Notes:
A computed fold for a 343-nucleotide part of an RNA from a Chloroflexota bacterium, annotated as large-subunit ribosomal RNA, domain IV.

Context: one part of a larger RNA
């Protein structure tokens, strides 16, 4: 010096990215507990008070001896309560700083963020706001189902049958989910165009006396597939510019105009999203690029890649506060174990 552990005047987060570690709470009875809520909970909320050991009184509940009574005699039945155990309660005393068994056993509150929730996961650097979930929502699927596994047979689906089963997304529950079908996709469309083998042979060529034989081949017919009408967003996806106007100023309900398939509704908003940006105001501080609350000028929110809320939960994350502390001013003692000298 390391490596556990104990203790510490006085301060008490001044430490740090950050209370990280620590410390502090802590059991069992009594009293009290708020906002909010899905009413169930928040709750052991917070916050108080009590606890040891002696003697005495007393409720309650278990067993159930002596002893006594009875007969239908038995390991019987009644009565009867000692005495032991167990759960309380009054009243009186005693010791200590200290009585929760001197031990173990949650620190607490406000207030955002994300995810409803108990679950799950990167075996061995990430347990999370990922994942997965009840519930919602589109699609397929009529049963030898769709869909999957396999060359196949044959099996899963399923001895299951649309309140079923497969695939997609979203994610409890409240309130809600606007516009756009131009392009892609899919879904529909007995007509039309376009189209390949094959049908079809106009008509023309090889041979050749000749019957024939072989070749090109135009018309016309001839699916799905495109074209083409049309549907369709909880299908992929998308959801504008500029210019000017109110009797102070500012601002623009209004006006034009140019393009779109439409131009972004409700709701939220400097956000887990704001570049400028420590926006600007309020609040908390002596001081506050975090942090609540607000305004909206959204660089680049926004409605199932769901949107806004939302009690309960959380080894999740941000801020604050209150106890408490060797985290720190800042360091000191001390116990074990290494380092170090001998061996």
């Nucleotide at each position: 010096c390391c490596c556990u552990c104990g203790c510490u005047a006085a301060g008490g987060a001044a430490c740090u990215a950050g209370g990280c570690a620590a410390a502090c709470g802590g059991g069992c009875c009594c009293c009290g507990u708020a906002a909010c809520u899905u009413c169930g909970g928040g709750a052991u909320a917070a916050g108080g008070g009590g606890c040891g050991c002696c003697c005495u009184c007393u409720g309650g509940g278990g067993u159930g001896a002596a002893g006594g009574g009875g007969c239908a005699c038995g390991c019987c039945c009644c009565c009867g309560g000692a005495g032991c155990c167990c759960c309380g309660g009054g009243g009186g005393g005693c010791c200590g700083c200290a009585g929760c068994a001197c031990a173990g056993c949650a620190c607490c509150u406000c207030u955002g963020g994300g995810g409803a929730c108990u679950g799950u996961u990167u075996a061995a650097c990430a347990a999370a706001a990922a994942c997965a979930c009840a519930g919602c929502u589109c699609g397929c699927u009529g049963c030898g189902a769709a869909g999957g596994g396999g060359a196949a047979a044959c099996c899963c689906g399923a001895c299951g049958u649309a309140u079923a089963g497969c695939g997609g997304g979203c994610g409890a529950c409240g309130c809600c989910u606007g516009c756009c079908c131009a392009g892609u996709g899919c879904c529909g469309g007995a007509a039309g165009g376009u189209u390949a083998a094959g049908g079809g042979g106009a008509g023309g060529g090889g041979u050749a006396c000749a019957c024939g034989c072989c070749c090109c081949a135009a018309a016309c017919u001839g699916a799905a597939g495109c074209c083409c009408c049309g549907g369709u967003g909880a299908a992929c996806g998308g959801c504008g510019g500029c210019c000017g106007u109110a009797a102070c100023u500012c601002u623009a309900a209004c006006g034009g105009u140019c393009c779109u398939a439409a131009g972004g509704u409700a709701g939220c908003g400097c956000a887990g999203u704001c570049c400028c940006u420590u926006g600007u105001c309020g609040g908390g501080u002596a001081a506050g690029u975090u942090c609540c609350g607000a305004c909206c000028c959204g660089c680049a929110u926004g409605a199932a890649a769901g949107g806004c809320g939302g009690a309960a939960c959380c080894a999740c994350u941000g801020g604050a506060g209150g106890a408490c502390u060797g985290u720190c001013u800042c360091a000191g003692c001390g116990g074990g174990g290494g380092g170090c000298u001998c061996g």
Its Rfam family is "Bacterial large subunit ribosomal RNA". Rfam links the family to the GO terms structural constituent of ribosome and ribosome. The RNAcentral record of the full RNA draws on ENA. The prediction has a mean pLDDT of 90.